[in-house]
RNA sequence: UGGGCUGUAGCUCAGUGAUAGAGCGCUUGCCUAGCAUGCAUGAGGCACUGGGUUCGACUCUCAGCAGCACAU
Numbered sequence: 001u002g003g004g005c006u007g008u009a010g011c012u013c014a015g016u017g018a019u020a021g022a023g024c025g026c027u028u029g030c031c032u033a034g035c036a037u038g039c040a041u042g043a044g045g046c047a048c049u050g051g052g053u054u055c056g057a058c059u060c061u062c063a064g065c066a067g068c069a070c071a072u
Base pairs, nucleotide, nucleotide: 001071002070004068005067006066007065010024011023012022013021026042028040029039030038048064049063050062051061052060
C1' cells in the first nucleotide's frame, strides 16, 4: 500500500427482513455440618458509529471507526 474477514449479554458464540437466544459466568432459593456438584429461579444486550433502501433492518447497502489474518 492492496483486497478480504469480523464487530450481538461480563466472556465465547448463534440468529439471512417482522420489536434477540444458548453455553460459561453472576443473583436468589433448595440441597450439605461446610464446600463442590446438582436442581430451580432471576437479572443482564435495542445490536461499533452515522447515513441510505424498505410498511418494517442485528439482518440488505454506503461511508467511517476498531480488531484479525493474508499479500506486497